[in-house]
Context: one part of a larger RNA
RNA sequence: GCCUAGGAGUCUAUAUCAGUUGCGAGCUUAAGCGCUUACGGCGCGGAGGCGAAGCGAAAGCGAGUUUGAAUAGGGCGAUAGUAUCUGGUAUAGCACCCGAAGCGGAGGCGAGCUACCCAUGGCCAGGUUGAAGCAACGGUAACACGUUGUGGAGGACCGAACCCAUUAACCUUGAGAAGUUACGGGAUGAGCUGUGGGUUGGAGUGAAAGGCUUAUCAAGCCCCGUAAUAGCUGGUUCUCUCCGAAAUAUAUUUAGGUAUAGCGUCAAAUGCUGAUUACCGGGGGUAAAGCACUGAAAAGGCUAGGGCUCACACCAGAGUACCGAACCUUAUCAAACUCUGAAUACCGGUAAGUGAAAUUUGGCAGUCAGUCAGUGGGGGAUAAGCUUCAUUGGCGAGAGGGAAACACCCCAGACCAUCGAAUAAGGUCCCUAAGUUAAUGCUAAGUGGCAAGAAGGAGGUAAGUUUUCUUAGACAAUGGGGAUGUUGGCUUAGAGGCAGCCAUCAUUUAAAAAGUGCGUAAUAGCUUACCCAUCGAGAGAAUUUGCGCCGAAAAUGAUCGGGACUAAAGCAUUACACCGAAUUCGUGGAAUUAGAAAUAAUUGGUAGGAGAGCGUUCCAACGGCGUCGAAGGUUGAGCGGCAAGCGAGGCUGGAGCUUUUGGAAGUGAGAAUCUAGGC
Numbered sequence: 001g002c003c004u005a006g007g008a009g010u011c012u013a014u015a016u017c018a019g020u021u022g023c024g025a026g027c028u029u030a031a032g033c034g035c036u037u038a039c040g041g042c043g044c045g046g047a048g049g050c051g052a053a054g055c056g057a058a059a060g061c062g063a064g065u066u067u068g069a070a071u072a073g074g075g076c077g078a079u080a081g082u083a084u085c086u087g088g089u090a091u092a093g094c095a096c097c098c099g100a101a102g103c104g105g106a107g108g109c110g111a112g113c114u115a116c117c118c119a120u121g122g123c124c125a126g127g128u129u130g131a132a133g134c135a136a137c138g139g140u141a142a143c144a145c146g147u148u149g150u151g152g153a154g155g156a157c158c159g160a161a162c163c164c165a166u167u168a169a170c171c172u173u174g175a176g177a178a179g180u181u182a183c184g185g186g187a188u189g190a191g192c193u194g195u196g197g198g199u200u201g202g203a204g205u206g207a208a209a210g211g212c213u214u215a216u217c218a219a220g221c222c223c224c225g226u227a228a229u230a231g232c233u234g235g236u237u238c239u240c241u242c243c244g245a246a247a248u249a250u251a252u253u254u255a256g257g258u259a260u261a262g263c264g265u266c267a268a269a270u271g272c273u274g275a276u277u278a279c280c281g282g283g284g285g286u287a288a289a290g291c292a293c294u295g296a297a298a299a300g301g302c303u304a305g306g307g308c309u310c311a312c313a314c315c316a317g318a319g320u321a322c323c324g325a326a327c328c329u330u331a332u333c334a335a336a337c338u339c340u341g342a343a344u345a346c347c348g349g350u351a352a353g354u355g356a357a358a359u360u361u362g363g364c365a366g367u368c369a370g371u372c373a374g375u376g377g378g379g380g381a382u383a384a385g386c387u388u389c390a391u392u393g394g395c396g397a398g399a400g401g402g403a404a405a406c407a408c409c410c411c412a413g414a415c416c417a418u419c420g421a422a423u424a425a426g427g428u429c430c431c432u433a434a435g436u437u438a439a440u441g442c443u444a445a446g447u448g449g450c451a452a453g454a455a456g457g458a459g460g461u462a463a464g465u466u467u468u469c470u471u472a473g474a475c476a477a478u479g480g481g482g483a484u485g486u487u488g489g490c491u492u493a494g495a496g497g498c499a500g501c502c503a504u505c506a507u508u509u510a511a512a513a514a515g516u517g518c519g520u521a522a523u524a525g526c527u528u529a530c531c532c533a534u535c536g537a538g539a540g541a542a543u544u545u546g547c548g549c550c551g552a553a554a555a556u557g558a559u560c561g562g563g564a565c566u567a568a569a570g571c572a573u574u575a576c577a578c579c580g581a582a583u584u585c586g587u588g589g590a591a592u593u594a595g596a597a598a599u600a601a602u603u604g605g606u607a608g609g610a611g612a613g614c615g616u617u618c619c620a621a622c623g624g625c626g627u628c629g630a631a632g633g634u635u636g637a638g639c640g641g642c643a644a645g646c647g648a649g650g651c652u653g654g655a656g657c658u659u660u661u662g663g664a665a666g667u668g669a670g671a672a673u674c675u676a677g678g679c
Stems, first nucleotide, its partner, number of pairs: 001679006011093009021083003026050003032044005054061002064076004096235002099232001103225003107222003115199009124189001126158003129154001133150006162186003167182004201217001203213003238613006248261005262367002264364007272355001276352007288340001289338002294334003298330004305323002307320004370395010400411003415589004420585003426579003429563003435576001437575006448565001456550002460547010477534005483507003488502003513528001517526002590603005614668001616665006623658003632652004638646002
């Protein structure tokens, strides 16, 4: 992992609600007793319980009573119950099942491991160092002291056995639930070790690490309380039908729990009250707008006050390219500004509105982690598949078609069947169903097909608008001219159109600057403006649009889904066809609700509510089958009103089984790291 079997809302008491049946101003027995066809019935038993009257603190009064001065108003009352059974739920109990870590026990077992202690034994190759003491000699007044020897001390030194475990590698489904190898520490000591004995669970022992006390230690193990508790996780077994949520508010030692409300369902009651639409009547201060207030804020004018300069003995002054309140003109801004002011929304009224509408009461819930998209806001960076509100839609709990794929986007809400039809979104060259359809343009970038319209840049190209020049000859090109005073003056080493400063005149002309650029040390030289000629018809400038171009960088191999596509199979504007879904329609069928019927409407669905059934085991009654073959196993025609299912017959098997009606439950498995067994 698979197979087979087992495996989870039960029972009792009480309360309450619904249904059911009996009796009814009453209803009912409990224990117990008797009888009996005996674990089932029938009868007796009224003790007790509920109800039939309430109100008030009470006296008390009474369909009323109380408050009160009140014959006012208010509060609480005044219309059938009760008992059994069945079902829903609550509470108490293991209380749907499995699951802790834990807590307690004057219950027990453990020191064969290990910690410490007691008693009694054992063990420590070899080598080194050389304390005290002592002796001899030297030395001293005598000591001291020195030298040489002797001696053999030490939690002394090196290093095997023995004990340990520093570092590294290996091993890490190991050879091993702690090892191996190498290196390493102690090795006469607070040493190591054998045997026997002692101390224990809030206790022991501990050179102290919360260490150790039999692979168990911040309180051992076994048993018991015990099925501890678990607001937590997992699991929870047959079918069909009807309806169908929530992820919010408030409170909470509350935030992943719960209570009440909201939203669901079922029953009863009310009976048009509901959503919605039209009209009428309301209040508002949002969007927008505005500057009348409060503030912000640009330019100018005017002008208090201040600064600076001048003048000044004081007083009185003058000037000002400085700052500038208030005021005026022009032009603006605001969530916490408003002289104004919508659309919507909201409230009320009238009319329509019989709806899986509304309201009320009662039974039963689930929900309290939401999420995305559009719109209006806050936070953030006008970031986030971000966060937090409001509002609408979807997903959640929604299948189908489109978006290549894609809960949330677009279309559209799946009762069943159908090899029929029309459509939606989206599409129609091939993959791939349907136009290589028609018309007019645009695009040359494979733009289309990057997030994409960045700022910015450009004689890309198409269509406009305005304007200038032009047969008195434009624009471009080519040829020629482009002069004189003069090298203007200054400056300068020089400055001659052309470093710089000043001026920028005049003459001859068809025209020609006291010079547009290059150039020279300065000249020179080239060139331009300007003019003429050649040529012969359009040429320039500004601006508005359409579609393109550059700007344009990412990590494994590229790409629009791919192939491919260029008067498109791209883009824009039109036209007519067609394809395309579980939509709609057609045909057949089923169920629910309403209805007398015809018929009409409805039938996606998680949590959840309600209803109707199938099957298993046992019991009772009636009936039936069976050695001419029961149950079980296997196969299975066929049947079913959709399903759970039913089932003739065959083979096997070898002794019991069962329809129907009713009753009682150890009543349905695929999941629980489920349990047991098998493979």
The part of an RNA shown here (large-subunit ribosomal RNA, domain II) has 679 nucleotides and comes from an uncultured Opitutales bacterium. It matches the Rfam family "Bacterial large subunit ribosomal RNA".